[in-house]
Context: one part of a larger RNA
RNA sequence: GGAUGAACGCUGGCGGCGUGCUUAACACAUGCAAGUCGAACGAAGCACUUUACCGGAUUUCUUCGGGAUGAAAGUUUUGUGACUGAGUGGCGGACGGGUGAGUAACGCGUGGGUAACCUGCCUCAUACAGGGGGAUAACAGUUAGAAAUGACUGCUAAUACCGCAUAAGACCACAGGAUUGCAUGAUCCGGUGGUAAAAACUCCGGUGGUAUGAGAUGGACCCGCGUCUGAUUAGGUAGUUGGUGGGGUAACGGCUCACCAAGCCGACGAUCAGUAGCCGACCUGAGAGGGUGACCGGCCACAUUGGGACUGAGACACGGCCCAAACUCCUACGGGAGGCAGCAGUGGGGAAUAUUGCACAAUGGGGGAAACCCUGAUGCAGCGACGCCGCGUGAGCGAUGAAGUAUUUCGGCAUGUAAAGCUCUAUCAGCAGGGAAGAAUUAGGACGGUACCUGACUAAGAAGCACCGGCUAAAUACGUGCCAGCAGCCGCGGUAAUACGUAUGGUGCAAGCGUUAUCC
Numbered sequence: 001g002g003a004u005g006a007a008c009g010c011u012g013g014c015g016g017c018g019u020g021c022u023u024a025a026c027a028c029a030u031g032c033a034a035g036u037c038g039a040a041c042g043a044a045g046c047a048c049u050u051u052a053c054c055g056g057a058u059u060u061c062u063u064c065g066g067g068a069u070g071a072a073a074g075u076u077u078u079g080u081g082a083c084u085g086a087g088u089g090g091c092g093g094a095c096g097g098g099u100g101a102g103u104a105a106c107g108c109g110u111g112g113g114u115a116a117c118c119u120g121c122c123u124c125a126u127a128c129a130g131g132g133g134g135a136u137a138a139c140a141g142u143u144a145g146a147a148a149u150g151a152c153u154g155c156u157a158a159u160a161c162c163g164c165a166u167a168a169g170a171c172c173a174c175a176g177g178a179u180u181g182c183a184u185g186a187u188c189c190g191g192u193g194g195u196a197a198a199a200a201c202u203c204c205g206g207u208g209g210u211a212u213g214a215g216a217u218g219g220a221c222c223c224g225c226g227u228c229u230g231a232u233u234a235g236g237u238a239g240u241u242g243g244u245g246g247g248g249u250a251a252c253g254g255c256u257c258a259c260c261a262a263g264c265c266g267a268c269g270a271u272c273a274g275u276a277g278c279c280g281a282c283c284u285g286a287g288a289g290g291g292u293g294a295c296c297g298g299c300c301a302c303a304u305u306g307g308g309a310c311u312g313a314g315a316c317a318c319g320g321c322c323c324a325a326a327c328u329c330c331u332a333c334g335g336g337a338g339g340c341a342g343c344a345g346u347g348g349g350g351a352a353u354a355u356u357g358c359a360c361a362a363u364g365g366g367g368g369a370a371a372c373c374c375u376g377a378u379g380c381a382g383c384g385a386c387g388c389c390g391c392g393u394g395a396g397c398g399a400u401g402a403a404g405u406a407u408u409u410c411g412g413c414a415u416g417u418a419a420a421g422c423u424c425u426a427u428c429a430g431c432a433g434g435g436a437a438g439a440a441u442u443a444g445g446a447c448g449g450u451a452c453c454u455g456a457c458u459a460a461g462a463a464g465c466a467c468c469g470g471c472u473a474a475a476u477a478c479g480u481g482c483c484a485g486c487a488g489c490c491g492c493g494g495u496a497a498u499a500c501g502u503a504u505g506g507u508g509c510a511a512g513c514g515u516u517a518u519c520c
Stems, first nucleotide, its partner, number of pairs: 001520004006516005013391006019384002021349001026347003030344003035091003040088002044084002046081003052075002059068003098302003107227008117219002122215007130164001132162002139154006170195005176189005200207002228274003235265003240262008277299004281292004304325005327338004355381001357380003363377001364375004394424004404415002407412001428461001431455004438447001464509005469490003475504005485492002
């Protein structure tokens, strides 16, 4: 000198774009953050409608005896619905969002490999969808419990569940042939035997279902190289190293188990200990290098602590389940409920870090055929000079060099064209009028009456901070008297202090200026 997710002191006009718990991965009140589909399904409610029964208002005729007409309400039945909230079922809750505790590791980066692998939704191709069955939630009834939540009996549906049929193709077993690879091997061909499918809905346009193959996308595993400090850590290791066989996995593998052998790693630093998420990047530097890993993007890990599996194409799952532990809450003491390292917000810690805001209008995501619903992702707004950038706080003329202040050798000199005064201008702020783009699509905009444009109006509403001994641009007076104090280094202060304090003046930067911390 540059830089910062900064903090502190003094000061503070406006706008744009960014950015904001670095500490306690401490504890959390409250609200919201993942739902959706009635074009899978039954039942219930609501509204309308249809059939039948009951009902008998009203009107009309009358020979006053009665006849005809038959509304409302109620019950039952049929159908419809941009209707409602539970339940079965499907898809999604494995994405998006947060944090960096752990991890020195194939975790990450980079380059390869899989002849050792999986892949829902999507795209393409081929071949299919025949015929049955038994349940169960909802619901009703009984019942246990303070509650959370159940138990029993009975009824019912499905794209829920289960057999049967069929098998082009697929898979498995058996034996055979052809081609080929660096190797375990791979590919192809036909034969025999065996195994496994399916679901319907419809507004009639479609949308779905099953099997197989291919693609795309996403993932999994393996390997080479690179990846902090300590030897005042020198030996470490028994599933340890290898083999055979069984099991397991999508798949290879001590991944796991039984048996057998005794190996394997290490001064080219094993093991142990400390520290740490890694990278693209960011800061600095002419570069080489050094430092950092906030924001944004990629990967990884975690979700109160520890462990476990279930479901599923995908999890060993932040707002799923089970167990244990700590903590908090409810309780009728028998037993239960919870998890902000999501967005706001609270307490606490700290030098220190924001609103319990608006909207799904845009971009994207989930569901749905769609309308649409959901979305604290996201888009915006609010707060903070926290940073960067831009603008303003006026411009011209103006000497009796006014007053005041400081100084003085008392003559003067400085502040100083500075002010006053005169003539102008209107950026920002304020007032009034108009008023978007962002919407692709008739309509629909949170931002927002915002940006922007126009008009009138007033120099008005808008300057501070640090320094002035040398380094280092800028000096005098008074006060103090080794005191009070200053200080980055040298150092200053003990009665004439350009170094302390104040004043006047000056220098530097400027809505900031200084200080502290850290890096180059």
This is a predicted structure of a 520-nucleotide part of an RNA (small-subunit ribosomal RNA, 5' domain) from an uncultured bacterium. The full RNA is in RNAcentral, with records from ENA, Greengenes and SILVA. The coordinates come from a structure-prediction model, not an experiment, and the mean pLDDT is 83. Its Rfam family is "Bacterial small subunit ribosomal RNA". Gene Ontology terms of the family: ribosome and structural constituent of ribosome.